[in-house]
Context: one part of a larger RNA
RNA sequence: CCGUCCUUAAGGAACUAGGCAAUUUUCCCCCGUACGUUCGCAAGAAGGGGUCCCUCCGCAUGUGCUUGAUUUAUCAGGUACAUGGCGAGGGCGCAGAGAAAUGGCUCUGGCGACUGUUUAUCAAAAACACAGUUCUGUGCUAACUCCGAAAGAGGAUGUAUACAGAAUGACGCCUGCUCGGUGCCGGAAGGUUAAGGGGAGGGGUUAGCCGCAAGGCGAAGCUCUAAACUGAAGCCCCGGUAAACGGCGGCCGUAACUAUGACGGUCCUAAGGUAGCGAAGUUCCUUGUCGGGUAAGUUCCGACGUGCAUGAACGGCGUAACGACUGGAGCAGUGUCUCAAGGACGGACUCG
Numbered sequence: 001c002c003g004u005c006c007u008u009a010a011g012g013a014a015c016u017a018g019g020c021a022a023u024u025u026u027c028c029c030c031c032g033u034a035c036g037u038u039c040g041c042a043a044g045a046a047g048g049g050g051u052c053c054c055u056c057c058g059c060a061u062g063u064g065c066u067u068g069a070u071u072u073a074u075c076a077g078g079u080a081c082a083u084g085g086c087g088a089g090g091g092c093g094c095a096g097a098g099a100a101a102u103g104g105c106u107c108u109g110g111c112g113a114c115u116g117u118u119u120a121u122c123a124a125a126a127a128c129a130c131a132g133u134u135c136u137g138u139g140c141u142a143a144c145u146c147c148g149a150a151a152g153a154g155g156a157u158g159u160a161u162a163c164a165g166a167a168u169g170a171c172g173c174c175u176g177c178u179c180g181g182u183g184c185c186g187g188a189a190g191g192u193u194a195a196g197g198g199g200a201g202g203g204g205u206u207a208g209c210c211g212c213a214a215g216g217c218g219a220a221g222c223u224c225u226a227a228a229c230u231g232a233a234g235c236c237c238c239g240g241u242a243a244a245c246g247g248c249g250g251c252c253g254u255a256a257c258u259a260u261g262a263c264g265g266u267c268c269u270a271a272g273g274u275a276g277c278g279a280a281g282u283u284c285c286u287u288g289u290c291g292g293g294u295a296a297g298u299u300c301c302g303a304c305g306u307g308c309a310u311g312a313a314c315g316g317c318g319u320a321a322c323g324a325c326u327g328g329a330g331c332a333g334u335g336u337c338u339c340a341a342g343g344a345c346g347g348a349c350u351c352g
Stems, first nucleotide, its partner, number of pairs: 001347008010338002014336001028050004036041001038170001052091005059084011092096001104331007111323002116128002132168007144154003171318004176248003181245002183241005190236003196230002201225005208217003249267005276310001277307001288304005
């Protein structure tokens, strides 16, 4: 010097990103216990007291023996032992749950209802799941899934109070407007539209014919090409649908001081954000402003609203209980600190 422990004057979180770590508390019995609440809880709330040994008194339970009564089941009494407990008096120690195991507590926010699950090996959480809620699909050889060429299997020896998919996430109060875009569902009049059907017309070839020749014309057949017309779904089109994907404005003026703007005008839009909440886990400016808490508070709590860029099942706002979650405050007690000291054991180190 390092590691694991022990003790510490006075102070007591001044340490620190943060009470990290370590203390405090701790079992059992008795008393006592607030707000809130879904009446279950909260709650071991909090906060107090007791705890060892001896003697005495009476008490309860059990067992054994015994006496009496009785409907032989039982009941009453006596006695002995064991166990437990109340009370009184006395005793000892610094200390009586004498060692060990064995909650610190309270107040107030955020998030998630809860018990659960998770990154085996840096993350246990506010993430996942969840009961509940909603939507969509599926009528049975179900939808859906696996494998594929098929057969087959699960779904299910189930049958819409079922199964599958998606979203939200207990409970309470609620869940506004928008179907223009995208998606999905429905419609089928019109437009567009494939293969196929259809085959007008055109080309090639050449028996033959014409021509002195060069060459020209050219049937049938074969062959190449091909117009009109016909031709489904889809798309265009017409409707519906937002707990489908999503979206939810700007400028100007205006009231008897000022300020503000119930009100008016205008432009745009499919519609212009409703109820709530709000400097928020969302607020850039920002340590916003006011109030509280502190001697002093970029954090915290309560308000305000000017929401850069909140908002309703990508759910909104509340919420008792719960949480090895996270923020703030306090009480108690502490070597975290002021500020370090001493000790035990084991290393390192020195010598042999």